A computed fold for a 73-nucleotide RNA from a Minisyncoccota bacterium, annotated as transfer RNA. The RNAcentral record of the sequence draws on ENA. The coordinates come from a structure-prediction model, not an experiment, and the mean pLDDT is 80. It matches the Rfam family "tRNA". The family's RNA type in Rfam is transfer RNA.
[in-house]
RNA sequence: CCACCCGUAGCUCAACUGGUAGAGCAGCGUGCUUAUACCGCGUAGGUUCCUGGUUCGAGUCCAGGCGGGUGGA
Numbered sequence: 001c002c003a004c005c006c007g008u009a010g011c012u013c014a015a016c017u018g019g020u021a022g023a024g025c026a027g028c029g030u031g032c033u034u035a036u037a038c039c040g041c042g043u044a045g046g047u048u049c050c051u052g053g054u055u056c057g058a059g060u061c062c063a064g065g066c067g068g069g070u071g072g073a
Stems, first nucleotide, its partner, number of pairs: 001072007010025004019056001027043005049065005
């Protein structure tokens, strides 16, 4: 320098063919227990990396950038 893949909650990851973003763990509260743990129930948490574009509608499609990874020269 070129090509490809990835970027979503604190962490690990879903989200079909574009239709109003969710799970597990962790956190908080509560039940249980003499108490802790385990277990059960409830609850909060998101500018979907950034900027534009297309569309009635974008996490998803397009362009440019940023970051990480792999391969090539």